A computed fold for a 422-nucleotide RNA from Geomonas subterranea, annotated as Bacterial RNase P class A. Lineage of the source: Bacteria > Pseudomonadati > Geobacterales > Geobacteraceae > Geomonas.
């Protein structure tokens, strides 16, 4: 110097102007209240002090406190988890480890029970994606035309030959026809065959030999893996030896599903309080002149029913409360490999509700490129000094808290390869 890996930090000061929202103090003073020249005074105004986002405040994905509701026990059915140990309020979260993958490494990741209870799927290609499968291709019968071979019988050209020399006989004779027999490519059809080819992300463990009509854990031998059984380490998952055993038949469970485990439901819009005008709703009382409905054969009487007052109680707007001091931070010591736990002292850090926390100048401070000049080094190279340019991400608390996850600027330590120079 490149590229990488782990880890723990910051997240711009300062200052001035205008502003935003809460606490808080003085004063001023509205409504109203009082022991009324006065006094004290929600709500408000105006000055003063002091505070006012974050590593993720985000996604709201888990897990807890707080609430209200529900709840004998016990079963379903929904949802989540799933290797061991340990930690914590809990956890899907961490630790410390096992197993298994990736990396040259430093170091990462893993939702890591069941695939021989069943089901369902495997894109395209391919004959088949599975107690599979015969495209190709090996192998065995079985059909077999034509041509090939042999044999036999006809008929025999040209010839040639014999003899009683005959347009005659008799023999050979190239081919032809028919018969039987054989081989038998290519072809049709049966059956064996998972070695070899193809196709695939994935095809019956893997090299070699035997065996066989070709094959084939069909048998063997060594390798690799499952399963049984013993020994030995390990709290444990588990490693490690040594034995039998041919047991070898895909993959997928963050696919249905089996197993085992846990888990009532809903969320601060939870809850709780005070309470307005209008409109309903109940109670008491008064009126009902005249008429109405029910009940009765009819009056009295009761109910309905309507108008006024007065209380009640619920609910809408509002307001107050829950609210921020809490499994809380910091630094020291003990215990522990660590996550974490104990214990002394010590610190107070937002509480908004259409919703603050902001803007704008200046100066300094950081990164980045150029450019300049100093040191520093055998060097590659490194650190600074001035100057001019540019640039500061992601992102806004809504009860609270433990985490996961995903967004993002920078510089620091350690550590891994690799390459350059001396």
């Nucleotide at each position: 110097g490149a590229a990488g890996c782990a880890g723990a930090c910051c997240a711009g000061a300062u200052g001035a102007u205008c502003g935003c929202u809460g606490u808080u103090c003085a004063c001023c003073g509205u409504a109203g209240c009082c022991u009324u020249u006065g006094g004290c005074g929600a709500u408000g105004g105006u000055g003063g002090a002091g505070g006012g986002a974050g590593g993720a405040a985000a996604g709201u994905c888990c897990g807890g406190g707080c609430u209200c509701c529900a709840c004998a026990g016990g079963g379903c059915a929904u949802g989540g988890u799933g290797c061991u140990g340990g930690a914590u309020a809990a956890c899907g979260u961490c630790c410390a480890g096992c197993g298994g993958g990736g990396g040259c490494a430093a170091c990462c990741c893993c939702a890591g029970g069941g695939a021989a209870a069943g089901u369902g799927c495997c894109a395209c290609a391919g004959a088949g994606a599975g107690a599979a499968g015969u495209c190709c291709g090996c192998c065995c019968g079985c059909c077999a035309a034509u041509u090939c071979c042999a044999a036999a019988g006809c008929u025999u050209a040209a010839g040639g030959g014999g003899c009683u020399u005959g347009c005659c006989c008799c023999c050979c004779g190239a081919a032809g026809c028919c018969u039987u027999g054989g081989c038998g490519a290519a072809g049709g059809g049966g059956g064996g065959u998972a070695a070899g080819g193809g196709u695939g992300a994935a095809a019956g463990g893997g090299u070699g030999a035997g065996g066989u009509a070709a094959g084939a854990g069909c048998u063997c031998a060594c390798c690799g893996g499952g399963u049984c059984c013993g020994g030995c380490g390990g709290c444990g998952a588990c490693g490690c030896c040594g034995g039998a055993u041919g047991c070898c038949a895909g993959g997928u469970a963050a696919a249905c599903c089996c197993c085992a485990c846990c888990a009532g439901g809903a969320g601060c819009a939870a809850g709780a309080c005070c309470a307005a005008a209008u409109a309903g709703g109940g109670a008491a009382g008064c009126g009902c002149c005249a008429a109405g409905g029910a009940c009765g054969g009819c009056c009295c009487g009761u109910c309905c029913g309507u108008g006024c007052u007065u209380c009640c109680g619920g609910g809408u707007u509002g307001g107050u409360u829950g609210c921020u001091u809490g499994a809380g931070g910091g630094u020291g010591c003990c215990g522990g490999c660590a996550a974490c736990g104990g214990u002394a002292c010590u610190c107070c850090u937002a509480g908004a509700u259409g919703a603050a926390u902001g803007a704008u100048c200046a100066u300094c401070g950081c990164c980045c490129g150029c450019c300049u000049c100093c040191g520093g080094g055998u060097a590659a190279c490194c650190g600074g000094u001035g100057g001019c340019g540019g640039g500061a991400a992601c992102a806004g608390a809504a009860c609270c808290c433990g985490g996961c996850u995903u967004a993002c600027g920078g510089g620091c330590u350690g550590c891994u390869u690799c390459g350059g120079c001396c």
Notes
It is recorded under the gene name rnpB. Rfam family: Bacterial RNase P class A. Rfam links the family to the GO terms ribonuclease P activity, tRNA processing and dimeric ribonuclease P complex. It is annotated as a ribozyme. Model confidence (mean pLDDT): 76 of 100. The sequence is in RNAcentral, with records from ENA.